[in-house]
């Protein structure tokens, strides 16, 4: 210096235009002598980021930016 992936809840990933989810963690309850396991019910998100297309972007382009990988 080329090229290529990946970025979304606290971790780990789903989703790939049309109200953003799951498992693990966390909160309150039940249940126990306590605790744990259960079981139920809740809080958690500017979807890295600026644009641009679209009635309608987490999805599509285009720049950046971090982090992996491959080549020089």
């Nucleotide at each position: 210096g080329g090229g290529g992936g990946u970025g979304u809840a606290g971790c780990u990933c789903a989703g790939g235009g049309g109200c953003a989810g799951a498992g693990c963690a966390u909160u309150u309850g039940a249940c126990u002598g306590c605790a744990g396991a259960u079981c139920a019910a809740g809080a958690g998100g500017u979807u890295c980021u600026u644009g641009g297309u679209a009635c309608a972007a987490a999805u599509c382009c285009a720049g950046g930016c971090a982090c992996c990988c491959c080549c020089u």

The RNA shown here (transfer RNA) has 72 nucleotides and comes from Echinops telfairi. Model confidence (mean pLDDT): 83 of 100. The gene name in the source record is tRNA-Cys-GCA-11-1. Lineage of the source: Eukaryota > Eumetazoa > Euteleostomi > Afrosoricida > Echinops. Its Rfam family is "tRNA". The family's RNA type in Rfam is transfer RNA.